[in-house]
RNA sequence: GACUCGGUAGCUCAACUGGAAGAGCAUCGGACUUUUACUCCGAGGGUUGUAGGUUCAAAUCCUGCUCGAGUCA
Numbered sequence: 001g002a003c004u005c006g007g008u009a010g011c012u013c014a015a016c017u018g019g020a021a022g023a024g025c026a027u028c029g030g031a032c033u034u035u036u037a038c039u040c041c042g043a044g045g046g047u048u049g050u051a052g053g054u055u056c057a058a059a060u061c062c063u064g065c066u067c068g069a070g071u072c073a
Stems, first nucleotide, its partner, number of pairs: 001072007010025004019056001027043005049065005
């Protein structure tokens, strides 16, 4: 330098190929328990890496940039 894959909640990952973002763990509150732990219930937390484009509608499609991993030279 070229190409491929990836960047989504504090962390690990989903989202059926366009119809508007969810799970587990963690955190906080509650129930249970003499207390802690375990277990159960609930809550908060996201400008989907960034800037544009297409579309009635974009995490998803297209383009530039950026960060990470890999292959080739």
Description
Predicted 3D model of a 73-nucleotide RNA (transfer RNA) from Streptococcus sp. Its mean pLDDT, the model's own confidence on a scale to 100, is 80. Its Rfam family is "tRNA". Rfam links the family to the GO term triplet codon-amino acid adaptor activity.